Record summary
The RNA shown here (Bacterial RNase P class A) has 365 nucleotides and comes from an Alphaproteobacteria bacterium.

RNA sequence: UCAGAUGGCCGGGUGACCGCGGGUCUCGCAAGAGGUUCGAGGAAAGUCCGGGCUCCACGGAAAAACGGUGCCGGAUAACGUCCGGCGGGGGCGACCCCAGGGAUAGCGCCACAGAAAUGACACCGCCUAAGACCCUAAAGGUCCGGCAAGGUUGAAAUGGUGCGGUAAGAGCGCACCGCGUUCCUGGCAACAGGAGCGGCUAGGCAAGCCCCACCGGGAGCAAGACCAAAUAGGGACGGCACGUAGGCUUUUUCGGCCAGCCGUCCGGGUCGGUCGCGUGAGGUGUGGGGUAACCCGCAUCCCAGAGGAAUGGUCACCCCUUCAGCAAUGAAGGACAGAACCCGGCUUAUAGGCCAUCUGACAUU
Repeated sequence: UCAGAUGGCCGGGUGACCGCGGGUCUCGCAAGAGGUUCGAGGAAAGUCCGGGCUCCACGGAAAAACGGUGCCGGAUAACGUCCGGCGGGGGCGACCCCAGGGAUAGCGCCACAGAAAUGACACCGCCUAAGACCCUAAAGGUCCGGCAAGGUUGAAAUGGUGCGGUAAGAGCGCACCGCGUUCCUGGCAACAGGAGCGGCUAGGCAAGCCCCACCGGGAGCAAGACCAAAUAGGGACGGCACGUAGGCUUUUUCGGCCAGCCGUCCGGGUCGGUCGCGUGAGGUGUGGGGUAACCCGCAUCCCAGAGGAAUGGUCACCCCUUCAGCAAUGAAGGACAGAACCCGGCUUAUAGGCCAUCUGACAUU
């Protein structure tokens, strides 16, 4: 200098004027006016996961069922998140990616192709050593057989490479590697390393059923709590009417109750209003512990909250981008997006810019 990797941060700035929403103060009977202060984000988004909070259900606990999670250790209120490690894969490297328990508990599946897809198999091929036959004999041929090295198919073919061995072959034998298993060492563990044994028996799929371990009651701020109008309806008490017109008491009479009108009181719901509603798993600075996620101490700050509605506009200068121009300069424009109970994550969108650490290549000293 070029090409990259990882982590973090900003996401237009300053000033003037006008305007909008919340709080608060002053004036005002009130309506309102004036002052002062605060007023979007890293994602406020998707609503995917976890929690706080609220109500409902439930005697406790466990199990079944259903759903979820799934290497190990840690962090956390909790998590499917994060941090550190392990294993596997990719990259020259910095570094990145992985739903990564169990396939000797059982069931199931493995399309097409292929000889054979798991009770493995023999299409091409290799071999005639032993046995029988043809041949006088040899060579050669036929039969009976042996084999799985090589070829072919496939995503996958029953360990791989090499040497020996053999008629040809074969873990048949041996060495190394792989796999399984026992022990030892290191590590909290996942796991790693080493030694011995096994001749290989053990194919793949659990984002198929299933098994194992752990977690999970339901609904959500339209949760929920309080105040409470008109009108209609309900209940209690008192009064009026007592005419019998009505209903019930099986029918008739009597009686009782309901039903009618007026008044007083009570309670529930609706419209409406208030709370929930922002001092919090809070921000900033600093000291300490920890590799880190994170935790602890101290100091300091108060930082939107309503309704579906506010959080903006204009001008000037600067910054950046694009276009025009030789230049001076001029013109256009400013990423994604926007709270509504709150918090921790994840995911998605995002013009442009800054910082730190690291890697590779080239050049110079």
Annotation: Rfam family: Bacterial RNase P class A. By type it is a ribozyme. Gene Ontology terms of the family: ribonuclease P activity, tRNA processing and dimeric ribonuclease P complex. Model confidence (mean pLDDT): 76 of 100.